[in-house]
RNA sequence: GCCCCCUUAGCUUAAAGGAUAAAGCACUGGCCUCCGGAGCCUGGGAUGUGAGUUCGAUUCUCGCAGGGGGCA
Numbered sequence: 001g002c003c004c005c006c007u008u009a010g011c012u013u014a015a016a017g018g019a020u021a022a023a024g025c026a027c028u029g030g031c032c033u034c035c036g037g038a039g040c041c042u043g044g045g046a047u048g049u050g051a052g053u054u055c056g057a058u059u060c061u062c063g064c065a066g067g068g069g070g071c072a
Base pairs, nucleotide, nucleotide: 001071002070003069004068005067006066007065010025011024012023013022018055027043029041030040031039048064049063050062051061052060
């Protein structure tokens, strides 16, 4: 330099054109407890970035950024 794959919450994954973006762990607060842990309840938090297509984009297309792999 060229090609391929990936990027959603602090972490791991769903959602695959359409409703309020879902869950587990983690975190906040509460119940419980002498205290903690476990358990139960509750709350907050995310689509890498910029454009395009579309009535509608997490999803499709292109550029960029980051990560991984292959070739030279």
Molecule: transfer RNA
Organism: Candidatus Omnitrophota bacterium